Record summary:
This is a predicted structure of a 107-nucleotide RNA (TPP riboswitch aptamer (THI element)) from Egibacter rhizosphaerae. Taxonomically the source falls in Egibacter (Bacteria, Actinomycetota, Nitriliruptoria, Egibacteraceae). The sequence is in RNAcentral, with records from Rfam.

RNA sequence: CGUAACCACGCGGGGCGUCCCUGACGGGACUGAGACCGGUCGACGGCCGGAACCCGUGGAACCUGACCUCGUUGACACGAGCGGAGGGAACGUGGUGUCACGCUCGG
Numbered sequence: 001c002g003u004a005a006c007c008a009c010g011c012g013g014g015g016c017g018u019c020c021c022u023g024a025c026g027g028g029a030c031u032g033a034g035a036c037c038g039g040u041c042g043a044c045g046g047c048c049g050g051a052a053c054c055c056g057u058g059g060a061a062c063c064u065g066a067c068c069u070c071g072u073u074g075a076c077a078c079g080a081g082c083g084g085a086g087g088g089a090a091c092g093u094g095g096u097g098u099c100a101c102g103c104u105c106g107g
Stems, first nucleotide, its partner, number of pairs: 001102003005096006011056004017030005036050006062087003068081004
């Protein structure tokens, strides 16, 4: 000096499950960073917008495989495998910064 890392803003990507109760509106429970709010379609499902949260290639945020496999549970991506598989936003600006890494100069 630069990078990593951390913070802020901008831009971009992503998911919104399972079960119980109710005639319905809705209420409750589980895990999690996040399972929210509003509108709409005629409708317990989908679509649109917003907020929060997470992630942005050093990419397990998230999707496919998958109506998968094993375990667990009241049930469920709840845990693990799958996964040294594939796909996935290809970032920008500013600040902090010596614990770590690299380069250069001097002793």